A computed fold for a 359-nucleotide RNA from a Mariprofundaceae bacterium, annotated as Bacterial RNase P class A. The gene name in the source record is rnpB. The coordinates come from a structure-prediction model, not an experiment, and the mean pLDDT is 76. Rfam family: Bacterial RNase P class A. Rfam's curators write: Ribonuclease P (RNase P) is a ubiquitous endoribonuclease, found in archaea, bacteria and eukarya as well as chloroplasts and mitochondria.
[in-house]
């Protein structure tokens, strides 16, 4: 110097003017309204794909249904996440990618090919017949085709020509034994079995493990006007009904007035000091955890976080350098955290692998 592989951090600075929310003083019946060396978007705030946390509701166990997850151990409030492990596959490495069961059963498997599964004979190769270089019929799965896949390798024996058909080796599969490891799983040894025989479980399905149902527009207070409720007090006259042959009375009900209580606009909390940041120190191989100290870093609600100016970096335009011009990613919090996922212009920086040269 090249080529890569995993991770980490950052993601414009600085200065003015002009606005905007939030909070605190001033000031005030409450506003405005003025003051600030006071705060004011992210690494994903975004997808809303899993988890917990807080809130109402709901629950006596169990069981079905139904949805998720799945090697083994361990972190964690919990987790489809995360660390350390094992196993498989896949690079030249560093590394990356996947993980219950397909010999419980059910399904399905384009195209191609004879045949796609308790399997097959297109092509060769054997063997018979006809007939004469071709065709029937048997027979083989060695060898060729075809496919992602076609029922174990090589070698001898055997054979009509062939096959675990027989044998020897290698490889699988099971069964014991013992051995390292918590465990998955590994490693020796004996001994059976010609070999058991394609994929797909994000197809049903089987096994185990785990889940109430909803979501801050949860929820919980305060509470107008205007319609309806309930209680009471007048006032029984001016409506109406009811009892009645009528009329009085009675009762309901109609006005008026109080008061009580639900809910609506509308305000209030919920709203951010929290599984939290940051720095020592200890325990663990790490995820991650204990102690001790310091820190407070948005809270809006038709919804604030902006604009514009100057400069300075960064990037592009040319062989360079100076001026000049453009450009400066992806994207905007609404209850909060853990995490996957997804986007992202550009910078830095660690650790390691190869190759190539030079001392």
């Nucleotide at each position: 110097g090249g080529a890569g592989u995993g991770g980490u951090u950052c993601g414009g600075g600085u200065g003015g003017u002009c606005g905007c929310g939030a909070c605190a003083g001033u000031g005030a019946a409450a506003c405005a309204a003025c003051u600030g060396a006071u705060c004011g978007a992210g690494g994903a705030a975004a997808g809303u794909c899993c988890g917990g946390g807080c809130u109402g509701c709901a629950c006596a166990g169990a069981a079905c249904a139904g949805g998720a997850u799945g090697c083994c151990g361990g972190a964690u409030a919990a987790c489809g996440u995360c660390c350390g492990g094992c196993g498989a596959g896949u690079g030249a490495a560093a590394g990356c990618u996947c993980g219950g069961g397909a010999a419980a059963g059910u399904g399905c498997c384009a195209c191609a090919g004879a045949g796609a599964a308790u399997a097959g004979a297109c092509c060769g190769c054997c063997g018979a017949a006809g007939a004469u270089u071709c065709u029937u019929c048997g027979g083989u799965a060695a060898g060729g085709g075809u496919g992602a896949a076609a029922c174990g390798g090589u070698g001898c024996g055997g054979u009509a020509a062939g096959a675990g058909c027989g044998c020897a080796c290698c490889g699988c599969u099971c069964u014991g034994u013992u051995u390292g490891g918590u465990a998955a799983c590994g490693g020796a040894c004996a001994g059976a079995g010609g070999c058991a025989a394609g994929g797909u479980a994000a197809a049903c399905c089987c096994c185990a493990u785990c889940c109430g149902c909803a979501g801050c527009a949860a929820a919980a207070c305060c509470a107008a006007a205007u319609a309806g409720g309930a209680a009471g007090g007048c006032a029984u006259u001016a409506a109406g009904c009811g009892u009645g042959g009528u009329u009085c009375g009675c009762g309901c009900g109609c006005g008026u007035c109080u008061u009580c209580g639900g809910g609506u606009a509308g305000g209030u909390u919920g709203c951010u000091a929290g599984a939290g940041c940051c720095u020592g120190c200890g325990a663990g191989c790490a995820a991650u955890u204990g102690c001790a100290g310091g820190c407070c870093g948005a809270g809006a609600u038709g919804a604030a976080u902006g604009a514009u100016c100057a400069u300075c970096g960064c990037c592009c335009u040319a062989g360079a350098a100076u001026a000049a011009g453009g450009g400066u990613a992806c994207a905007g919090a609404a209850c909060c955290c853990g995490g996957c996922u997804u986007a992202c212009a550009g910078a830095a920086c660690c650790a390691c692998u190869c190759c190539a040269c030079u001392c």